Bacterial RNase P class A from a Planctomycetota bacterium, 362 nucleotides, folded computationally.
[in-house]
């Protein structure tokens, strides 16, 4: 250097110039007030998937003595984690020389399914062949399941014995069961005996076993709080229009209470909920490892119709064209809305580490 495998990190970059939001800070003008408007300086401002909304959670609100039924979910074993259908070891089984990668409860309770082809897809049964009889020489009766078609699969699997030809029918070795024995926390593995085979495949068919499962979401919810209405509670003969006052009048009260004031009650409106968390970095210790334990250090978007943007210049990287100076186009998926932790999906392109392949590129 080829050809893979299997983690992990980036995911355009520097400078200028106009905005957008958010937060402080310190003005200014306008209005009685609540609050309205204008610039101004500083400093924050998408992601590895912010995305689908698949899983598990935190927080909230309703709901809920207890146990079943339904239903849904997971599903080899052990650890991690708050927790999970994720992680990490590990077993077994399948693919690959490999390194590595994909699968995982029960089919000897039922019950049902297994297209086409084939005798026959599991109740049973024979299409060619093979071997014995018989024959009218066309076949016919009968044994077999060894070979051959068929089919994704074909009733253990091989080799010898055996036999007319065959066959677990016999035996040895491999598979299966059962039992012991041994290691290992455990799935499991590995010895020995016995059994002649009882067991095709399919549970993302019903189903059976065992655990888990209440619902709804962030506009969820909570708080303050102009206005009103019911309600309550205390004061009370008056109040209240017409009017500068008075008198007069006019309504509306005086058992059922006018009228004040207070309490409630919660509508516009604000604020919390919304950024210090199962948070990042970094070094130590402990464990194969997931991870944890500890020191240190840091603060990291927060709107309410939704900001995160454009424009130039220089450079990097693809791509095309090229008289080899250079032109010209492009720069990837995508885009927070209460948060984590996870899966999964989509991604133009660079980059690190570990490790296989030993003749596989030169």
């Nucleotide at each position: 250097c080829g050809a893979g495998c299997a983690a992990g990190a980036c995911g355009c970059g520097c400078g200028g110039c106009c905005g957008c939001u958010c937060u402080g800070c310190a003005g200014g003008g306008c209005g009685u007030g609540a609050g309205c408007c204008c610039g101004g300086c500083a400093g924050g401002g998408a992601g590895g998937a912010a995305a689908g909304u698949c899983c598990g959670a935190g927080c909230u609100c309703c709901g809920c003595a207890g146990g079943g039924c339904a239903g849904g979910a997971a599903g080899c074993c052990c650890g991690g984690u708050a927790a999970c259908g994720c992680c990490g070891g590990g077993g077994g089984g399948a693919a690959g020389c490999g390194a590595u990668u994909c699968c995982c409860g029960g089919a000897a309770a039922g019950u049902g399914c297994c297209a086409c082809a084939g005798a026959a897809a599991a109740c049973a049964u024979a299409c060619c062949g093979c071997c014995c009889g018989c024959u009218u020489c066309g076949g016919c009766g009968g044994g077999u399941a060894a070979g051959g078609g068929u089919g994704a699969a074909a009733a253990g699997g091989c080799g010898g014995g055996g036999u007319a030809a065959g066959a677990g029918c016999c035996c040895a070795c491999c598979g299966c069961u059962c039992u012991c024995c041994g290691g290992g926390u455990a799935a499991c593995c590995g010895g020995a005996g016995a059994g002649g085979c009882a067991c095709g495949g399919c549970a993302a068919a019903c189903c059976c076993c065992u655990u888990c499962c209440g619902g709804a979401g962030g506009g969820a919810g909570g708080c303050c709080a102009a206005a009103u209405a019911a309600g309550g509670g205390a004061g009370g003969a008056g109040a209240g229009g017409c009017g500068g006052c008075c008198c007069g009048u006019c309504u509306c009260a005086u058992u059922c209470g006018a009228c004040u004031c207070c309490c409630g009650g919660g509508u516009a409106g604000g604020c919390c909920g919304u950024a210090c968390g199962a948070c990042c970095g970094c070094c130590g210790c402990g464990g194969c490892a997931a991870c944890g334990c500890g020191g240190c250090g840091g603060c990291u978007a927060g709107a309410g119709a939704g900001a995160u943007g454009g424009c130039c210049g220089c450079g990097g990287c693809c791509c095309g064209c090229u008289u080899c100076g250079g032109c010209g186009g492009g720069u990837a998926c995508a885009g927070a809305a209460c948060u984590c932790g996870g899966c999964u999906u989509a991604c133009a392109g660079u980059c690190u580490u570990g490790c296989u392949c030993u003749u596989u590129a030169u």
A source record names the gene rnpB. Its mean pLDDT, the model's own confidence on a scale to 100, is 78. It matches the Rfam family "Bacterial RNase P class A". The family's RNA type in Rfam is ribozyme.